[in-house]
RNA sequence: AUCUCAUCCAGAGUGGCCGAGGGACGGGCCCGACGACGCCACGGCAACCGGUUUCAGACCAACGAGACGCCAGGUGCCAAUUCCCACCCGACAAAAGGGGAAGAUGAGAG
Numbered sequence: 001a002u003c004u005c006a007u008c009c010a011g012a013g014u015g016g017c018c019g020a021g022g023g024a025c026g027g028g029c030c031c032g033a034c035g036a037c038g039c040c041a042c043g044g045c046a047a048c049c050g051g052u053u054u055c056a057g058a059c060c061a062a063c064g065a066g067a068c069g070c071c072a073g074g075u076g077c078c079a080a081u082u083c084c085c086a087c088c089c090g091a092c093a094a095a096a097g098g099g100g101a102a103g104a105u106g107a108g109a110g
């Protein structure tokens, strides 16, 4: 690379550097010289993994299944629902709504 599982309508920005594109891809619509994107510093959000209190006797497990919390070590994230749509359902056209694909993140496999 690839595969599996879970989540994706919540939340959280200031300063410095740089200087033209950025929001994955096509369309839309936005952001951007009042400096975006990116990088760095500090700050913050969240709780997937991790740690832990209490409860808890679960097919096996006690080296702790599971539940409510707490912490914040490893990641991640801090415009817009993953910004929206795209493919399918939604009887026909359109829309609401639902599902999927793709993508992102985590954990695992390899």
Stems, first nucleotide, its partner, number of pairs: 002109007013042005021031003026085003043078003048074002050071003054067002082102001087099003
This is a predicted structure of a 110-nucleotide RNA (SAM riboswitch aptamer (S box leader)) from an Acidobacteriota bacterium. Its Rfam family is "SAM riboswitch aptamer (S box leader)". From the family's description: The SAM riboswitch is found upstream of a number of genes which code for proteins involved in methionine or cysteine biosynthesis in Gram-positive bacteria. The prediction has a mean pLDDT of 82. Of the family's consensus pairs, 97% are formed in the model.